Predicted 3D model of a 678-nucleotide part of an RNA (large-subunit ribosomal RNA, domain II) from a candidate division WWE3 bacterium. Rfam family: Bacterial large subunit ribosomal RNA.

Context: one part of a larger RNA
RNA sequence: GCCGAGGAGUUGUCGCAAACAGCGAGGUUAAGCCACUUCGUGGAAUAACCGCAGCGAAAGCGAGUCCUAAAUGGGCGAUUAGUUGUUUGUGGCAGACCCGAAACCUGGUGAGCUAACCAUGGGCAGGAUGAACUUCGACGAAAGUUGGAGGGAGGUCCGAACCGGUGUGCGUUGCAAUGCGCUCGGAUGACCUGUGGUUAGGGGCAACAUACCAAUCGAACCAGGUGAUAGCUGGCUCUCCCCGAAAUGUAUUUAGGUACAGCCUUGCAAUUAGAACAGAGGGGGUAGAGAUACUGGAAGGAAUGCCGAGCCCGCAAGGGCAUCGCUUCCUACCAAACUCCGAAUACCUUUGUUUAAUUUUGCAGGAGUGAGCAGGCGGGAGCAAGUUCCGUCGUGCUAAAGGGAAACAUCCCAGAUCAUCGGUUAAGGUCCCUAAGUUGGAUUUAAGUGGGAAAGGCAGUGGAAUUUCUUAGACAGCCAGAAGGUCGGCUUAGAAGCAGCCACCCUUGAAAGAGUGCGUAACAGCUCACUGGUUGAGAGAUUCUGCGCCGAAAAUGUAACGGGGCUCAAAAUCCACACCGAAACCGUGAAUCCGUAAGGAUGGUAGGGGAGCGUCCCGACGACCGUGAAGCGGAAGCGGAAGCAACCGUGGAGUUCGUCGGGAGUGAGAAUCUCGGC
Repeated sequence: GCCGAGGAGUUGUCGCAAACAGCGAGGUUAAGCCACUUCGUGGAAUAACCGCAGCGAAAGCGAGUCCUAAAUGGGCGAUUAGUUGUUUGUGGCAGACCCGAAACCUGGUGAGCUAACCAUGGGCAGGAUGAACUUCGACGAAAGUUGGAGGGAGGUCCGAACCGGUGUGCGUUGCAAUGCGCUCGGAUGACCUGUGGUUAGGGGCAACAUACCAAUCGAACCAGGUGAUAGCUGGCUCUCCCCGAAAUGUAUUUAGGUACAGCCUUGCAAUUAGAACAGAGGGGGUAGAGAUACUGGAAGGAAUGCCGAGCCCGCAAGGGCAUCGCUUCCUACCAAACUCCGAAUACCUUUGUUUAAUUUUGCAGGAGUGAGCAGGCGGGAGCAAGUUCCGUCGUGCUAAAGGGAAACAUCCCAGAUCAUCGGUUAAGGUCCCUAAGUUGGAUUUAAGUGGGAAAGGCAGUGGAAUUUCUUAGACAGCCAGAAGGUCGGCUUAGAAGCAGCCACCCUUGAAAGAGUGCGUAACAGCUCACUGGUUGAGAGAUUCUGCGCCGAAAAUGUAACGGGGCUCAAAAUCCACACCGAAACCGUGAAUCCGUAAGGAUGGUAGGGGAGCGUCCCGACGACCGUGAAGCGGAAGCGGAAGCAACCGUGGAGUUCGUCGGGAGUGAGAAUCUCGGC
């Protein structure tokens, strides 16, 4: 891992409710007793319980009573149905659906491992170093210094046995539940070691590491209390039919739990009270808007005054300035905690209409839910988020399959009773992958834009509009002119159109600036404005707008159309017709429920309700069986499902089948489930 078997709402009791049954103003017995008896069954037994009367704290009164001095008042009652049993559902108490802790307590067993200690024994190759001390010599006045020899100290040194376990490799279902190789530490000591003994779990022992106390230690192990408790996790076994949620509010030592309410279901009752739309009547201060209508914010300008600040003049008195503020005026604005105003919706009341196998309300039994999520709209927080916190909607998922969006709970279409090799459509599509248009018409795009992105930028290109010039010749090109006073004045070393400052006139003329740019040290030179000629028909400026272009960098490999591929399109915009396309709709047949009928309904998690199948045992009745029971193997066939089963084989004796009842150790695929087999 697979297969087989085992494996989870039970039993008692006390309540509540429903269904059924008995009796009924009554209903019912319990213990004990008696009889017959294997369990047990039957009998009598009226204690007790519930009901038949309530009200009041009570005395008490009583169809009433209490409040009160007293009720014309108010509260609770009265005008009758109960009770006992069975079954089912559910609650309390019990282990209470099953398995699961870590723990806590009681009594024992352990120091043959290990820690410390006690008693008594054992062990440590070899080499090195050379303390104290002794002695001899030399020197010295002495204290003493110094040299030689002897000596053999030490938690001394090197290094085996022995004890250890530093680094690393191997090993990692190992040789081994801690090993092996190399390397390394101690090795006369606080050394190592044998044997016997002592200390025990709220404890011991500890050169303290929470270490060790038998492969177990922040409190050993064994048995018991014990089915500890588990607001937690997991698991919980046959079928079909009807309905069908919630993830909210309030409270909580509460937040993943619970209580009540909300929402679901079943029964009974009420019987239209519901819903939608329209009309009528309401209150409101949101969206918006507003500003001499308040509270605040806030940009620019003007005027007036000198009231405040500032600056200037003045010794001072005082005078002057309009810089800031204030005031007034003009223009243009802002606000969740501003409002002179003010919707749409929503909400409440009411009338009418429509709807109806519906809705609503009350009582009673049973729940689940109280982690929600995405989307649209309105908001708070946040740089933002597939973020977070509210409101609102159901049109979503959850609990919803089908078609579309390449794939894709939440988006778009659409709600699957079952069958069908029939038809029509929705969203979305119709070149190929791939069902259906290489359909028709009119435009746009050249960027593969389409098929990712902003501020900003663009003589890309289409459309619309306004305006200027133009056959008295425009725009562009080409040819020619572009002069004189004058080098204007000032400044300057110089300043001559062209460093800078000021002014910007006059003349000639077809036209020509006291000069548009380049240039020079300054001049010179080139050029422009402006004018003539040549040419011969449109040219320029501005605004709005469609589609494009740039802006544009990411990690395995094209990779930002699903792919191929697409350019008068297979892209974009507009118009038209056709077709494809779903479990939608229609047709045909079938099932169940509702309805007199016509007809309608039947997706579904948690959950409520209903009806059945099968297993084992029991009772009654009836069947089957050596002419072959049960069981086992195969299996035609039948039923809406659980399931049933002719017949054949095997088997070899019953204990099966049918109907009606009764009772349960009654249904497995999951629990890191248990046991067994392979």